[in-house]
Formats: sequence, C1' cells, structure tokens
RNA sequence: GCGGCUGUAGUUCAUCGGUAGAAUACAAGCUUCCCAAGCUUGGGAGGUGGGUUCGAUUCCCAUCAGCCGCU
Repeated sequence: GCGGCUGUAGUUCAUCGGUAGAAUACAAGCUUCCCAAGCUUGGGAGGUGGGUUCGAUUCCCAUCAGCCGCU
C1' cells in the first nucleotide's frame, strides 16, 4: 500500500427497513435479626459524518478504531 471481517447499555450478546431486547452489573423497594440468595421496579446503548427511503442499527459511500490475510 491492497483486500476482508468486526464496531449496539459499564460488560457479554441478540435484533430479515417499521417503538432497539436479553443476561449481567448499577440504583430503589420487598423479604431476613444481619449478610448472601430470591422477587419486583427503574435509569442507561446503535464508532463518526454523509446518502437512499415515508421511515435506517439494518442498504450505499467516506472516515476512525481493532483484528486477519496479501504485498
């Protein structure tokens, strides 16, 4: 330098263009003499910038970061 893959909540992962969900973590409450466990509730996310579309995490382009391969 060229090509490919990945990027979603603090973390690990889902999501066939139509309200972005789960586990775990965190906070509050219930339970208990206390702790742990359990139960209920709550807040929190689409790498960035454009394009297509009535509507984009999803499709297209560029860019950034990481990984792999080639040279």

Notes:
Predicted 3D model of a 71-nucleotide RNA (transfer RNA) from an uncultured Lachnospiraceae bacterium. The sequence was found in a public genome assembly.